[in-house]
Context: one part of a larger RNA
RNA sequence: UGACGGGGGCCCGCACAAGCGGAGGAGCAUGUGGUUUAAUUCGACGCAACGCGAAAAACCUUACCUGGGUUUGACAUCCUGGGAACCCUUAAGCCCCUUUCCUUCGGGGCAACAGUUACAGGUGCUGCAUGGCUGUCGUCAGCUCGUGUCGUGAGAUGUUGGGUUAAGUCCCGCAACGAGCGCAACCCUUAUCUUUAGUUGCCACCAUUCAGUUGGGCACUCUAAGGAGACUGCCGGUGACAAACCGGAGGAAGGUGGGGAUGACGUCAAAUCAUCAUGCCCCUUAUGACCUGGGCUACAAACGUAAUACAAUGGCGUAUACAAAGGGAUGCGAAAGGGUGACCUGGAGCAAAACUCACAAAGUACGUCUCAGUUCAGAUUGGAGUCUGCAACUCGACUCCAUGAAGUUGGAAUCGCUAGUAAUCGCGGAUCAGCACGCCGCGGUGAAUACGUUCCCGGGCCUUGUACA
Numbered sequence: 001u002g003a004c005g006g007g008g009g010c011c012c013g014c015a016c017a018a019g020c021g022g023a024g025g026a027g028c029a030u031g032u033g034g035u036u037u038a039a040u041u042c043g044a045c046g047c048a049a050c051g052c053g054a055a056a057a058a059c060c061u062u063a064c065c066u067g068g069g070u071u072u073g074a075c076a077u078c079c080u081g082g083g084a085a086c087c088c089u090u091a092a093g094c095c096c097c098u099u100u101c102c103u104u105c106g107g108g109g110c111a112a113c114a115g116u117u118a119c120a121g122g123u124g125c126u127g128c129a130u131g132g133c134u135g136u137c138g139u140c141a142g143c144u145c146g147u148g149u150c151g152u153g154a155g156a157u158g159u160u161g162g163g164u165u166a167a168g169u170c171c172c173g174c175a176a177c178g179a180g181c182g183c184a185a186c187c188c189u190u191a192u193c194u195u196u197a198g199u200u201g202c203c204a205c206c207a208u209u210c211a212g213u214u215g216g217g218c219a220c221u222c223u224a225a226g227g228a229g230a231c232u233g234c235c236g237g238u239g240a241c242a243a244a245c246c247g248g249a250g251g252a253a254g255g256u257g258g259g260g261a262u263g264a265c266g267u268c269a270a271a272u273c274a275u276c277a278u279g280c281c282c283c284u285u286a287u288g289a290c291c292u293g294g295g296c297u298a299c300a301a302a303c304g305u306a307a308u309a310c311a312a313u314g315g316c317g318u319a320u321a322c323a324a325a326g327g328g329a330u331g332c333g334a335a336a337g338g339g340u341g342a343c344c345u346g347g348a349g350c351a352a353a354a355c356u357c358a359c360a361a362a363g364u365a366c367g368u369c370u371c372a373g374u375u376c377a378g379a380u381u382g383g384a385g386u387c388u389g390c391a392a393c394u395c396g397a398c399u400c401c402a403u404g405a406a407g408u409u410g411g412a413a414u415c416g417c418u419a420g421u422a423a424u425c426g427c428g429g430a431u432c433a434g435c436a437c438g439c440c441g442c443g444g445u446g447a448a449u450a451c452g453u454u455c456c457c458g459g460g461c462c463u464u465g466u467a468c469a
Stems, first nucleotide, its partner, number of pairs: 001469002003466003007463007015453002019417004026308001029305004034299002042053002064294002067291002070288001073119001077118001079115003100109003121283002124281001126279001130277002132272001134270001135268001137266001142181006148157003161172003187260004192228007201218003206215002231254001234248005310410001314369007326357003331350002336345003376407001381402007423445007
């Protein structure tokens, strides 16, 4: 100087407390350990691994296993020969034929293909040789430097102190005076107004009608460019005449308005050689490359994370209302028709404020069930089908009929959340031929509680002890 303390002081955080809802019990989905296996490819392991890499394992992917064949190689460059190939056509195969550019007319260039050696190739090893990228403490308020001063020196000071703040934020004081990286602001979005613009959007007024459908209009909504607006600016009080805090006014919004992006010096020899790049080592008729089938989907039990329930604030039936944000050309696919249904026929319109996916669902109205393992719950199983795709046996999703397990609110211990949040309800997207209870977004309905900081956990500052570095 740090680190540590079941030392002290001050302060903060869904850290506790106050509440609401979960998980731990059930069956199911998924990941993991384990076991099994020819193989169940590899990585990730307290928080910070375990719906993680994987935003899609039937083949492919695929790295694993079995079997089969291959060796300048699936891929690149150079050299030698070669003189065309691709495209198009054909259901496919075989055979034959034809086809290039420049030219001084001597020749030269170029594709397939063949040959040869240098080499290619490696998801083989080492993340404890590395780059890059990332997690984490933590969006915590810290981390440092120059000059000066103090100290023999390691170092100290500044950065401590008194207040204050979300903040090393600001003020005052002070052997310090300044500065940098962080904080904040600048960026995006949302909340209000306004200007411009008015189609594909909108409809107050006029006409019209089944319908903003048509004429008409651009006021309103909305869209998207610009601007205004919030700054403790104003008033009162407290305060040290400060910084600031408390209350109020005005205002759509008030004290960082809400949300996002943004992550200092560093820590963990943290993660990744399997994104990529790369040193060293290793393989080179194989640890490279190709194909077939299988495996990654196994299953006594164990753990994590989700989705579904155990019902009446409910289930079922009929009728009916209101979103946002997105996607669409090998695509989205309307109307109409067929089927109980998955779906099929059909093909209007649409590179989209125009057409379409697309009926939002919880909600509301009426009816029914009457507390039961039930008209709850839906696992499992049998049968019949639909769709995608060369192909659904291993191993896809969905539909209909039948079947109708466990489960009556979950022990110890434990998790999330402070407002348009929790809870609950549906919708979309990426990946994608097909496959979503996962992930990422979108809106609808919409709470309870916070006395407080004694305690648990994590963190910041000062101080103290130390046999630790």

A computed fold for a 469-nucleotide part of an RNA from an uncultured bacterium, annotated as small-subunit ribosomal RNA, 3' major domain. The prediction has a mean pLDDT of 82.